[in-house]
Molecule: transfer RNA
Organism: Chloroflexota bacterium
RNA sequence: UGCCGAGUUGUGUAGCGGUAGCACAGCGGACUUUGGAUCCGUUAGCCCUGGUUCGAAUCCAGGCUCGGCAGCCA
Numbered sequence: 001u002g003c004c005g006a007g008u009u010g011u012g013u014a015g016c017g018g019u020a021g022c023a024c025a026g027c028g029g030a031c032u033u034u035g036g037a038u039c040c041g042u043u044a045g046c047c048c049u050g051g052u053u054c055g056a057a058u059c060c061a062g063g064c065u066c067g068g069c070a071g072c073c074a
Stems, first nucleotide, its partner, number of pairs: 001070007010024004018054001026042005047063005
């Protein structure tokens, strides 16, 4: 430098045009003498900038970061 892949809440992950979900964690409550466990409720997120579209996490363009492969120089 080129090509390919990935980026979603605190963590791990699903969703591939139509209300962003699940598990754990956090917070509040129930239960308990207390704690744990269990149960109920709840907060918080689509890497950035544009474009297409009635509608974008999803499609397109550019960029950023990470990983892999190839190449160049020393």